[in-house]
RNA sequence: GACUUAUCGAGAGUGGCUGAGGGACAGGCCCUGUGACGCCACCGCAACCGCCGACCGAGCUCGAAGAGCGUGGUCGGAAAUGGUGCGAAUUCCUACCGAGUCCGUCGUUGAUGGGCUUGGAGAGAUGAGGA
Numbered sequence: 001g002a003c004u005u006a007u008c009g010a011g012a013g014u015g016g017c018u019g020a021g022g023g024a025c026a027g028g029c030c031c032u033g034u035g036a037c038g039c040c041a042c043c044g045c046a047a048c049c050g051c052c053g054a055c056c057g058a059g060c061u062c063g064a065a066g067a068g069c070g071u072g073g074u075c076g077g078a079a080a081u082g083g084u085g086c087g088a089a090u091u092c093c094u095a096c097c098g099a100g101u102c103c104g105u106c107g108u109u110g111a112u113g114g115g116c117u118u119g120g121a122g123a124g125a126u127g128a129g130g131a
Base pairs, nucleotide, nucleotide: 003129004128005127006126007125008124013042014041015040016039017038021031022030023029026094027093028092043087044086045085048083049082051077052076053075054074055073056072057071059069060068061067062066091123096120097119098118099117100116101115102114103113104112105111106110
């Protein structure tokens, strides 16, 4: 940097340095000299991996019942001193393809535009995995 897979409506901020942009991209809308982005320190959130317990499945070893080992799944737990992540706004909203419903316009078996609700795809972010 790709690929696979899970999640993305919850949660959690102060100080210091710096000094003009930032919210990925386009449009919208928003944050921002009452100091953005970034960096540093401390604090916190969460529970993906890891950790602990219970149950279930297959495997291996020793065996008389049974025991042990590592492993996959489900559920629950702790989080201070493991690895990440995160601390404006739903991933801030929309974008592409549908469904339902309401409204407008027209040359009215319909077409088209818009609002709301909703399914999916795409994009993005983060974790985990094996290359």
SAM riboswitch aptamer (S box leader) from a Deltaproteobacteria bacterium, 131 nucleotides, folded computationally.
The sequence was found by an Rfam model in a public genome assembly.
Model confidence (mean pLDDT): 82 of 100.
The organism belongs to Myxococcia, within Bacteria.